The RNA shown here (Bacterial RNase P class A) has 364 nucleotides and comes from uncultured Paramuribaculum sp. RNAcentral holds the sequence, with entries from MGnify. Its Rfam family is "Bacterial RNase P class A". It is annotated as a ribozyme. Model confidence (mean pLDDT): 76 of 100. The model forms 93% of the base pairs in the Rfam consensus. The source organism's lineage runs through Bacteria, Pseudomonadati, Bacteroidota, Bacteroidia and Paramuribaculum.
RNA sequence: CGGGCGUUUCGUCGCUCGCCGAUGCAUAAGCGGUGUGAGGAAAGUCCGGGCAACACAGAGCACCACACUUUCUAACGGAAAGCUGCGGGUGACCGUAGAGUAAUGUGACAGAAAAUAACCGCCACAACUGUGGUAAGGGUGAAAAGGCGGGGUAAGAGCCCACCGGGCUUCAUGGUGACAUGAGGUGCCGCACAUCUUUGGGUUGCAAGGCCAUGUAUACCGGCAUUUAAGGAUUGCUCGUCCAUUGUCGGGGGGUAGGCUGCUACAGCCGUCUGGCAACAGCCGGCGCAGAUAAAUGACGAAACAUCGGGGCAAGCCCUCGGGAACUGCCUCCGGUGACAUAACCCGGCUUAUAGCCCGACUG
Numbered sequence: 001c002g003g004g005c006g007u008u009u010c011g012u013c014g015c016u017c018g019c020c021g022a023u024g025c026a027u028a029a030g031c032g033g034u035g036u037g038a039g040g041a042a043a044g045u046c047c048g049g050g051c052a053a054c055a056c057a058g059a060g061c062a063c064c065a066c067a068c069u070u071u072c073u074a075a076c077g078g079a080a081a082g083c084u085g086c087g088g089g090u091g092a093c094c095g096u097a098g099a100g101u102a103a104u105g106u107g108a109c110a111g112a113a114a115a116u117a118a119c120c121g122c123c124a125c126a127a128c129u130g131u132g133g134u135a136a137g138g139g140u141g142a143a144a145a146g147g148c149g150g151g152g153u154a155a156g157a158g159c160c161c162a163c164c165g166g167g168c169u170u171c172a173u174g175g176u177g178a179c180a181u182g183a184g185g186u187g188c189c190g191c192a193c194a195u196c197u198u199u200g201g202g203u204u205g206c207a208a209g210g211c212c213a214u215g216u217a218u219a220c221c222g223g224c225a226u227u228u229a230a231g232g233a234u235u236g237c238u239c240g241u242c243c244a245u246u247g248u249c250g251g252g253g254g255g256u257a258g259g260c261u262g263c264u265a266c267a268g269c270c271g272u273c274u275g276g277c278a279a280c281a282g283c284c285g286g287c288g289c290a291g292a293u294a295a296a297u298g299a300c301g302a303a304a305c306a307u308c309g310g311g312g313c314a315a316g317c318c319c320u321c322g323g324g325a326a327c328u329g330c331c332u333c334c335g336g337u338g339a340c341a342u343a344a345c346c347c348g349g350c351u352u353a354u355a356g357c358c359c360g361a362c363u364g
Stems, first nucleotide, its partner, number of pairs: 001360005007304007015037001017035005023029001039340001043351002046349005051205004063201003067197001068082005083098006099195001104194004119138002121134006146164002149161003165189002167186008209261004218253001220251006231243004268287004273282003305338006311331004316327001317324002
């Protein structure tokens, strides 16, 4: 650095679900028997997908996420194998980044100036503080105009030249590609961010959603009955008729408790072989592996195993050759510890937690 395991057995008492048996009207129910029952992360709920409901003319902007290359995948912001730069380590190796020299803008404080640079210094001229030149040197800063040497100059400067570093560009070779190597041309040469470009993104999550539905109350409908002294309509008034009220019986929709479903057989798990560096894919064979719902898989005891401490022993080991006990190994001995954590619709990842142990490769 990579991969794997992550306690086991027995006894007693209990829990979940399935099946069988007898009791029972029964598919309630309890009883008896038998089988079955958590993880490598079931965790965080951070990405992606399935599934479901709702939403949705089309286009643009904004917002969020990703950002080298090739490949894998249902998909991903994940994975594999690689490329280049920077940083760390003696090393095996680890971490981090990738457009931005296409354009525009911004750059706190300090500093003369943050990109059409003159504060000190240097040089020239005038002269006693001015004008002009200058990016070698100093100072400020997160960042100051590639580095170094020579030529050149009044002093200087890629101003010119050699070498080195970087960029752009042409060609050749290798590679699927990022890119690498080689030859040539070009003096092109500060950094960071906003930003730009590209691809993707509707919202909510199984407490989604579907179905059944007791009791109580009840919209609405129907039958029967009721009170009048009062209600409303009809009418000038009375009767009558109709409506309404109240009671009761029946029907009845929605919804609450509760129940059923969704629910576990699929991108499924295991193994051989084949292709591939690998992620992964394919063929064949085998297997069936929790479905609880306030939530089952536990408690106690014993033993084994692992480990830690103590004690003892000594083949190796150390040694002053008498012995000694740090290492190492052992023990019918004594005591302690056995982590992290418990499915809740299901998959693929990521991240984080983890006593103890095993295997492989490499480095010093």